The RNA shown here (transfer RNA) has 74 nucleotides and comes from a Nanobdellota archaeon. The RNAcentral record of the sequence draws on ENA. Rfam family: tRNA. Rfam links the family to the GO term triplet codon-amino acid adaptor activity. The organism belongs to Nanobdellota, within Archaea. The coordinates come from a structure-prediction model, not an experiment, and the mean pLDDT is 82.
RNA sequence: GGGACGGUAGCUUAAUCCGGGAAAGCACUAGACUGAAGAUCUAGUGAUUGAGGGUUCAAAUCCCUCUCGUCCCA
Numbered sequence: 001g002g003g004a005c006g007g008u009a010g011c012u013u014a015a016u017c018c019g020g021g022a023a024a025g026c027a028c029u030a031g032a033c034u035g036a037a038g039a040u041c042u043a044g045u046g047a048u049u050g051a052g053g054g055u056u057c058a059a060a061u062c063c064c065u066c067u068c069g070u071c072c073c074a
Stems, first nucleotide, its partner, number of pairs: 001073007010026004020057001028044005050066005
C1' cells in the first nucleotide's frame, strides 16, 4: 500500500435476515432480608450506537469520507 471483519451503557454482548419501540447479563444506587456483611429477591439510574456528512417520513442498520483495533496479502 491492497483486502476482510469489528467500534452500541463502567464491562461483555444483542438488536442481522427486512430501515420503524435501543435491549440483556454483570457492575452501580435504593429497599427487603441479616447482629453485620455476603448470597438471594424487588425497584431504579446509566447510550450523541467511534466522528462528520448524505439518502429517507424514519438510520445502530443503507451510501460517502475520516479515525481506532484485529487478521490476511504484499